[in-house]
A computed fold for a 269-nucleotide RNA from a soil metagenome, annotated as Bacterial large signal recognition particle RNA.

RNA sequence: CCGUGCUAGGCGGGGUGCUAGCGGUGCCCUGUACCCGCAAUCCGCUCUAGCGGGGCUGAAUCCCCUCCCGAGGGGCACAGGCCCCGGGGUCAGCGCCUUGUUUCGUGGUGCUGAUGGCCCGGUCCCGCAGCGGUGGAGCCCCGUGAACCAGGUCAGGUCCGGAAGGAAGCAGCCUUAAGCGGUUCGCUCCAGGCGUUGUGGGAGCGCCGGACCGGAGCCAUGAGACGGUGGCAGCGCCCCGGGUACCGGCUUCGACGGAGGGUGCACGG
Numbered sequence: 001c002c003g004u005g006c007u008a009g010g011c012g013g014g015g016u017g018c019u020a021g022c023g024g025u026g027c028c029c030u031g032u033a034c035c036c037g038c039a040a041u042c043c044g045c046u047c048u049a050g051c052g053g054g055g056c057u058g059a060a061u062c063c064c065c066u067c068c069c070g071a072g073g074g075g076c077a078c079a080g081g082c083c084c085c086g087g088g089g090u091c092a093g094c095g096c097c098u099u100g101u102u103u104c105g106u107g108g109u110g111c112u113g114a115u116g117g118c119c120c121g122g123u124c125c126c127g128c129a130g131c132g133g134u135g136g137a138g139c140c141c142c143g144u145g146a147a148c149c150a151g152g153u154c155a156g157g158u159c160c161g162g163a164a165g166g167a168a169g170c171a172g173c174c175u176u177a178a179g180c181g182g183u184u185c186g187c188u189c190c191a192g193g194c195g196u197u198g199u200g201g202g203a204g205c206g207c208c209g210g211a212c213c214g215g216a217g218c219c220a221u222g223a224g225a226c227g228g229u230g231g232c233a234g235c236g237c238c239c240c241g242g243g244u245a246c247c248g249g250c251u252u253c254g255a256c257g258g259a260g261g262g263u264g265c266a267c268g269g
Base pairs, nucleotide, nucleotide: 001269002268003267004266005265006264009057010056011055012030013029014028015027016026020046021045022044023043024042034054035053036052037051038050063262064261065260066259067258068257072253073252074251075250076249078248080246081244082243083242085241086240087239088238089237091236093235094234095232096231097230098228099227100226101225102224103223104222105221106220107219108218109217116213117212119210120209121208122207123206124202125201126200127199128198129197130196131195132194134191135190136189137188138187139186141182142181143180144179150175151174152173153172158167159166160165
């Protein structure tokens, strides 16, 4: 080196999910690759790989290892995007509110004199006086009001007197003082964040009234344009945070494919 017979190995792999973990059934990728049975309120295992039975191949195209490439999957949430997500700011944008100028329109008003200017008076403030009103006090007025110490009249009774007569005088009746109560009107006095009139002074140009100058505008309202000022926070913008995983990014596993390397035993020639 050749031939024969064997053996280890191989006859798919990977991601995800499940699990303490591993493998399988499930889903997905790769792409062609023996058969039968088992498995999700799972099946089989316990350290490297399904378990049980059968078959084929077999030392290299085929088995094992390393590297490259990379379908596809997982993770992060780094930049961007998006969000009918949340909070804050308030910026020179948009919107809304407020306000001015101007243009156009409408309606009033104005040569029987507009806007404006100037003067006087009022409106405003202070003092004084008059009048009114309000409140208080007093008077007037009304009512009541004295066992005796108020008045009048004083029955009865008492006293003096020979008598005529006289005196004091209780009750009753009438009246009244102080006091008490009322008080519509009337009178007097006092008070003051009252009203009004008059008068003196002041403030002042807003409004009202009037006189004068002067000679054509003035007022209200609607729409548009352009601004001012302050505000609102609906949108945009800015700041902070959250979600999503769409395009990128980072990371991880990695099929297929490519390159390199490695791996037996027995007998005969």
It matches the Rfam family "Bacterial large signal recognition particle RNA". Its family is annotated with signal recognition particle, plasma membrane targeting and SRP-dependent cotranslational protein targeting to membrane, signal sequence recognition in the Gene Ontology.